[in-house]
RNA sequence: GCGCUUCUAGUCUAGUGGUAGGAUGUCGGCUUCCCAAGCCGACGGUCCGGGUUCAAUCCCCGGGAGGCGCA
Numbered sequence: 001g002c003g004c005u006u007c008u009a010g011u012c013u014a015g016u017g018g019u020a021g022g023a024u025g026u027c028g029g030c031u032u033c034c035c036a037a038g039c040c041g042a043c044g045g046u047c048c049g050g051g052u053u054c055a056a057u058c059c060c061c062g063g064g065a066g067g068c069g070c071a
Base pairs, nucleotide, nucleotide: 001070002069003068004067005066006065007064010024011023012022013021018054025043026042027041028040029039030038047063048062049061050060051059
């Protein structure tokens, strides 16, 4: 330099052209003599910019970051 691939809460992960789900975490509550465990609730996310579309996390273009391969 070229090609391929991945990017979703603090962390891990599912998913899809029609309100993004779970686990963990944090906070609050219930329970307990206390702690832990358990239960309930809340908080928190589609890497960035543009395009297509009635609608984009998904499709297209560009950029960034990580990984793999070739030279």